[in-house]
RNA sequence: GUGUUAUCAAGAAAGGUGGAGGGAAUAGAUCCGUUGAAACCUUGGCAACCCUUUGAAAAUCAAAGAAGGUGCUACAUUCUACUGUUAGAACAGAGAGAUAACGA
Numbered sequence: 001g002u003g004u005u006a007u008c009a010a011g012a013a014a015g016g017u018g019g020a021g022g023g024a025a026u027a028g029a030u031c032c033g034u035u036g037a038a039a040c041c042u043u044g045g046c047a048a049c050c051c052u053u054u055g056a057a058a059a060u061c062a063a064a065g066a067a068g069g070u071g072c073u074a075c076a077u078u079c080u081a082c083u084g085u086u087a088g089a090a091c092a093g094a095g096a097g098a099u100a101a102c103g104a
Stems, first nucleotide, its partner, number of pairs: 002103007013043005021032003026081004044073003049069002051065006077096001082093004
């Protein structure tokens, strides 16, 4: 890089280094940022995908948990873009993306 499946309006911050950008890419909107962005590090936290325990014969489901592997810790995946309904707003879906588990 890629395939399958599941989830994505909930939740969770301080410090150090750093020094101007950042919220995936393109465009538009919008928001955050010298009262310090990205990135890296430390500590904490959130969640519960893998995981642990218990129950049910099992697939699997339910309840509890958090030692370990990931992940996450402004804003809905910040919003829109394509399709359908539609005057519009809005809603639903697709696409793209992110994360996890498994596979080639």